[in-house]
Order: sequence, then structure tokens, then C1' cells
RNA sequence: GCCGAAUCCGUUGCUGCAGGCAUCGGAACGGGGGACCCACACAUCCCUGGGGCGAAUCGCGCGGGCUUCCGCGCGUAGCGGCACUCCCGCGAGCCCGUCAGCUCACCUCGUAGGC
Repeated sequence: GCCGAAUCCGUUGCUGCAGGCAUCGGAACGGGGGACCCACACAUCCCUGGGGCGAAUCGCGCGGGCUUCCGCGCGUAGCGGCACUCCCGCGAGCCCGUCAGCUCACCUCGUAGGC
């Protein structure tokens, strides 16, 4: 300096100051739940749970597995950087637990990590 909400300000204590650490608060930023209205739904059968954070979705081929799923390769919705029509990267992962549309008031959570 960059990605990201992930920063700032105080109380108290550790120790007398700066600084640092711990703790408890606040501001700010970000996420989730949550009315009327609106939307969806409201017959039967078969199959399948559904949802959230995030840019990180969706295809094709090959192989393993033979519902699902996993690995590799090539693309792609979308995202970031840059000297900005170029070029260079990303296109992951995690969580809730059968449950949640939008949503005022209200309630609640996070302030990490990586390059």
C1' cells in the first nucleotide's frame, strides 16, 4: 500500500509516565431476525428439505464413484487490481439446523483474516 464491515474513543487494572496487554463500555461501519401493505402459497400424484455470510455462480470434457458426491482440465455469471477499451489476479470457504420473502418499530451478532 491492497482485499475486507473489520476502525476509532473512553473506564478500570497490570506498573509511576509513554507504549503495550487484559477487561468493561460507547461511537462508527457491516450482517441476521423481525408488521401492515405487497409478493408467494392455498386440488391430486411423483421427485426434492430449506436458508444465511461472501465476488466466488453456472456449463462442458475426462476419470473415480455409479442418487448424492470427489478429483483434474477448459470456460463462464460475477469480483478485485492496474500505467485503466490493454494487461494481471480471484471466481473460495464457512455457518444455521427442518426454520426465516419483503418489512417500520424492535431484537440480535461481528469488528477477523489474508496479500